[in-house]
RNA sequence: ACACCCACGGUGGGAGAGAGUCGCGCCGGUUCCUGUGAUCGAGGCGCGACCGCCGAAGGCGCAACAUCCGCCCGGAAACGCUCAGGUACCAAGGACCGCCGUGGACGU
Numbered sequence: 001a002c003a004c005c006c007a008c009g010g011u012g013g014g015a016g017a018g019a020g021u022c023g024c025g026c027c028g029g030u031u032c033c034u035g036u037g038a039u040c041g042a043g044g045c046g047c048g049a050c051c052g053c054c055g056a057a058g059g060c061g062c063a064a065c066a067u068c069c070g071c072c073c074g075g076a077a078a079c080g081c082u083c084a085g086g087u088a089c090c091a092a093g094g095a096c097c098g099c100c101g102u103g104g105a106c107g108u
Base pairs, nucleotide, nucleotide: 001108002107005104006103007102008101009100010099011098012097013096018051020050021049022048023047024046025045026044027043029040031038032037052087053086054085058083059081060080061079065074
């Protein structure tokens, strides 16, 4: 000094699945009417419950392998689970991928 590898920062990209049902609160209206009343009401937002669904934060499970042998323990993923999370658009989140920079490790 440099390719691959790892971490961090910047930057570009980045999927899936009900505009579900019910309850409460708030906002937003109709009519009678002039009480601080009565009446009916599409829709929007927030929270909670329930049913269905999705997998790509995180979490959990394990095959080869490892051991003289068996069990336990160890042991990967974009696989499996769906605890968490998510479920119109937008936004947010987002595994992972490209590029740039800094640092580390290994080798020459």
Overview: Glycine riboswitch aptamer from a Gammaproteobacteria bacterium, 108 nucleotides, folded computationally. Its Rfam family is "Glycine riboswitch aptamer". Rfam's curators write: This family represents the bacterial glycine riboswitch. Its family is annotated with glycine biosynthetic process in the Gene Ontology. Lineage of the source: Bacteria > Pseudomonadati > Pseudomonadota > Gammaproteobacteria. Of the family's consensus pairs, 90% are formed in the model. It was read from a public genome assembly, where an Rfam model found it.